Predicted 3D model of a 73-nucleotide RNA (transfer RNA) from a Candidatus Nanoarchaeia archaeon.

RNA sequence: GGACCCGUGGUUUAGCGGUUAUAAUGCUGCCCUUACAAGGCGGAUGUCGCCAGUUCGAAUCUGGCCGGGUCCA
Repeated sequence: GGACCCGUGGUUUAGCGGUUAUAAUGCUGCCCUUACAAGGCGGAUGUCGCCAGUUCGAAUCUGGCCGGGUCCA
């Protein structure tokens, strides 16, 4: 220098152009218990890596950039 893949709550992860972005785990309130754990019912936490474009509508499609990984030279 070239090709390809990945980037989504603290962590891991689902999502194939259309409802309020999913679940697990972690954190937290209440219940339960003499107490703790387990269990039950709730809550907070995401500008979907960044900037543009296409579209009535973009996490999703396109371009550029940033970061990470694999391969080639």